Record summary: Predicted 3D model of a 76-nucleotide RNA (transfer RNA) from a Deltaproteobacteria bacterium. Its mean pLDDT, the model's own confidence on a scale to 100, is 84. It matches the Rfam family "tRNA".

[in-house]
RNA sequence: GGUCCUAUCGUCUAGAGGCCUAGGACGUGGCCCUCUCAAGGCCAAAACUCGGGUUCGAAUCCCGAUAGGAUCACCA
Repeated sequence: GGUCCUAUCGUCUAGAGGCCUAGGACGUGGCCCUCUCAAGGCCAAAACUCGGGUUCGAAUCCCGAUAGGAUCACCA
C1' cells in the first nucleotide's frame, strides 16, 4: 500500500428502515428491608466514533474520514 471485518452507557451486549428523545445484565448512586453486613426489592444517572449522502423517516442502507483487527503484497 491492496482487500476484508469491527466501532452503541464505566464493562459486556440487544438492535436487520418507523414499535428507539435507544432496551438488558453487571457495576455505580439513592431509598426500602435487616440488630449490622451481605443477599433481596424499588428508583435514578450513564452510550449510537466523526462528516456527508439516500429516504417522508437512519443506531440500522451508501460514500468518505478516524481508530482497532485479519490477511496479502512490498520492505536488499